[in-house]
Context: one part of a larger RNA
RNA sequence: UGACGGGGGCCCGCACAAGCGGUGGAGCAUGUGGUUUAAUUCGAAGCAACGCGAAGAACCUUACCUACUCUUGAAAUCCAGUGAACUUAGCAGAGAUGCUUUGGUGCCUUCGGGAACACUGAGACAGGUGCUGCAUGGCUGUCGUCAGCUCGUGUUGUGAAAUGUUGGGUUAAGUCCCGUAACGAGCGCAACCCUUAUCCUUAGUUGCCAGCGAGUAAUGUCGGGGACUCUAAGGAGACUGCCGGUGAUAAGCCGGAGGAAGGCGGGGAUGACGUCAAGUCAGCAUGGCCCUUACGAGUAGGGCUACACACGUGCUACAAUGGUCGGUACAGACGGUUGCGAAGUCGCGAGAUGGAGCUAAUCUGAGAAAGCCGAUCGUAGUCCGGAUUGGAGUCUGCAACUCGACUCCAUGAAGUCGGAAUCGCUAGUAAUCGUGAAUCAGAAUGUCACGGUGAAUACGUUCCCGGGCCUGUACA
Numbered sequence: 001u002g003a004c005g006g007g008g009g010c011c012c013g014c015a016c017a018a019g020c021g022g023u024g025g026a027g028c029a030u031g032u033g034g035u036u037u038a039a040u041u042c043g044a045a046g047c048a049a050c051g052c053g054a055a056g057a058a059c060c061u062u063a064c065c066u067a068c069u070c071u072u073g074a075a076a077u078c079c080a081g082u083g084a085a086c087u088u089a090g091c092a093g094a095g096a097u098g099c100u101u102u103g104g105u106g107c108c109u110u111c112g113g114g115a116a117c118a119c120u121g122a123g124a125c126a127g128g129u130g131c132u133g134c135a136u137g138g139c140u141g142u143c144g145u146c147a148g149c150u151c152g153u154g155u156u157g158u159g160a161a162a163u164g165u166u167g168g169g170u171u172a173a174g175u176c177c178c179g180u181a182a183c184g185a186g187c188g189c190a191a192c193c194c195u196u197a198u199c200c201u202u203a204g205u206u207g208c209c210a211g212c213g214a215g216u217a218a219u220g221u222c223g224g225g226g227a228c229u230c231u232a233a234g235g236a237g238a239c240u241g242c243c244g245g246u247g248a249u250a251a252g253c254c255g256g257a258g259g260a261a262g263g264c265g266g267g268g269a270u271g272a273c274g275u276c277a278a279g280u281c282a283g284c285a286u287g288g289c290c291c292u293u294a295c296g297a298g299u300a301g302g303g304c305u306a307c308a309c310a311c312g313u314g315c316u317a318c319a320a321u322g323g324u325c326g327g328u329a330c331a332g333a334c335g336g337u338u339g340c341g342a343a344g345u346c347g348c349g350a351g352a353u354g355g356a357g358c359u360a361a362u363c364u365g366a367g368a369a370a371g372c373c374g375a376u377c378g379u380a381g382u383c384c385g386g387a388u389u390g391g392a393g394u395c396u397g398c399a400a401c402u403c404g405a406c407u408c409c410a411u412g413a414a415g416u417c418g419g420a421a422u423c424g425c426u427a428g429u430a431a432u433c434g435u436g437a438a439u440c441a442g443a444a445u446g447u448c449a450c451g452g453u454g455a456a457u458a459c460g461u462u463c464c465c466g467g468g469c470c471u472g473u474a475c476a
Base pairs, nucleotide, nucleotide: 001476002475003473004472007471008470009469010468011467012466013465015461016460019425020424021423022422023421026316027315028314029313030312031311032310033309034307035306042053043052064302065301066300067299068298069297070296073125077124078123079121080120081119082118083117086103089100090099091098092097107114108113127291128290130289131288132287136285137284138280139279140278141276143274148187149186150185151184152183153182154163155162156161167178168177169176193268194267195266196265198236199235200234201233202232203231204230208225209224212223213222214221239262242256243255244254245253246252318418322377323376324375325374326373327372328371334365335364336363339358340357344353345352346351384415389410390409391408392407393406394405395404431453432452433451434450435449436448437447
């Protein structure tokens, strides 16, 4: 100097405690292990792998398996030869492909040829999701948004090093103040950025409608208006600025006023030096090694969807704060021209038909749901729960058998709140309720976003876990 302790001191964090809701039991969805298989492609492995790469495996994707095929190759550059390119039809085949066949002969030209494209041939070469993330770049996770990590000069020590960075206070913070053989500085902290909460100015369509007028069964529908809402550009505003107390007259802390907002107002982006030979050669790039009539390439079918079992993450429930039926109210954010698709009509329904309008503050997806007002059910495996299975359909798509989603009729399983154990959350949060988007032909209970309703609790830091500072040491 580090590392370490079931040593000590100080401090912090949904770390414990106090609360609320879950997981672990059931059914299903999804990922993983295992097993099976011709193949069930590969990677990820405590936290920090397991609804992870995958923002979407019927074919394709696809890397795996089986069968059938190709060998300068599916795509690239160079050379030679032939032919424009392109196009019609037939036969064989699962197709890739093979054998015939019809039309067409264009552009530039110094008439030698050339440009683009296609086929054939030779070799240089291509190709490899083959191996090594312990050869690497780049990117990422994690400790951790934790408050730390260092340097120059000076000083101390024989030296490794120390000092500064320790001490007294304080802070979310190595934040700031005071002291001080240290004085300064850098990367971090904070601020500058975005968003949200209030107001003002400017602007007024596609948005708005107070006042005036017109019109309708009704509607900002029309004339008009810029007041209001809103939109989107610029400003104002919060700084311990003011008052009282406390403190060392400091930094600060406590209370108050004013204020839309008060002491970092809420949220986001932002991740220091480094740790884990952490992850990724299958995003990409790349050294080395390996394959080269195959470990490359094409096609068809299958597989990644298997199933005695085990685990993770979720969804739906077990009901009356509820289920069902009828009526009725209020969002935000987002998408749309290969698209969103209205009214109307048909169908119990999925949906079909239809095609107005819309490149969108104009049209459209679009009905928000929980809520509220009534009715019914009466504690029951039920009018709870919906798995499973039979039948009939719809849609997408060459194609739903392996293996899609949805609808209708019938069926109606387990499940009566879950052992040991374990997870999340401190406020517009948890819980609960719907809505949208990316991917996408189709295919979410996942992911990412959006709003509606809206709690309980925190005495405290003894203990568990993680972390920071000081100190100790029989360890290096």
Small-subunit ribosomal RNA, 3' major domain from Reinekea aestuarii, 476 nucleotides, folded computationally. The coordinates come from a structure-prediction model, not an experiment, and the mean pLDDT is 84.